Predicted 3D model of a 127-nucleotide RNA (FMN riboswitch aptamer (RFN element)) from Sporotomaculum syntrophicum. Its mean pLDDT, the model's own confidence on a scale to 100, is 79. Of the family's consensus pairs, 100% are formed in the model.
């Protein structure tokens, strides 16, 4: 350094908005918010083992099935621009968000002091 077991410890953000109404944080306007591992031509004095995608691949959470192991099922992007080459980089524009409760929810409660993609650490054996 790789590998193999096994601990330990972390692991999700956003509206005390204005409307309309008996009654909505739910509907109408308006605001905000982007989980992880991959890819990545982009950034940093240079270099990189750094930092880089909510909608491109692929994974949790959630929902169903099953006795378990597992399994199935779960959204959303165009346009220009540079370039050999970008759905990534840069302008501009659009679009999406588990289940339950409740005036219909990405943002409020709640299952959840949960569980988990996986991140760092550690002990051992091994090559």
């Nucleotide at each position: 350094u790789g590998u193999a077991a096994c601990c330990u410890u972390c692991a999700g953000g956003g509206a005390c908005u204005g409307g309309u109404g008996a009654a909505a944080u739910u509907c109408c306007g308006u605001a905000c918010c982007g989980g992880c591992g991959g890819u990545a031509a982009g950034g940093u004095c240079u270099u990189a083992u750094c930092c880089g995608a909510g909608c491109c691949c692929g994974c949790g959470a959630g929902c169903c099935c099953u006795a378990a192991u597992g399994g199935g099922u779960u959204g959303a992007u165009c346009c220009g621009g540079u370039g050999u080459a970008a759905u990534u980089c840069c302008g501009g524009g659009g679009c999406c968000g588990a289940c339950a409760g409740u005036a219909a929810a990405g943002u409020c409660u709640g299952g959840a002091u949960g569980g988990a993609a996986g991140a760092a650490g550690g002990u051992u054996g091994u090559a």